[in-house]
Molecule: transfer RNA
Organism: bacterium CG2_30_37_16
RNA sequence: GGGCGCUUAGCUCAGUUGGUAGAGCGUCUGGUUUACACCCAGAAGGUCACAGGUUCGAGCCCUGUAGCGCCCACCA
Numbered sequence: 001g002g003g004c005g006c007u008u009a010g011c012u013c014a015g016u017u018g019g020u021a022g023a024g025c026g027u028c029u030g031g032u033u034u035a036c037a038c039c040c041a042g043a044a045g046g047u048c049a050c051a052g053g054u055u056c057g058a059g060c061c062c063u064g065u066a067g068c069g070c071c072c073a074c075c076a
Stems, first nucleotide, its partner, number of pairs: 001072007010025004019056001027043005049065005
């Protein structure tokens, strides 16, 4: 330098054919318990990496940028 993949909640990850952003774990509150844990109920938590474009409508499609990973090439 070229190619491919990934980026979504604190963490690990889903998200189908473009149509209300989700699960598990964790955190918080309540219940339960003498108490803690387990368990049960509920809640909070998101600029979907960034910028632009297409569209009535974008996490999803297109372009660019950044970060991470893998492969190839070049130099030595």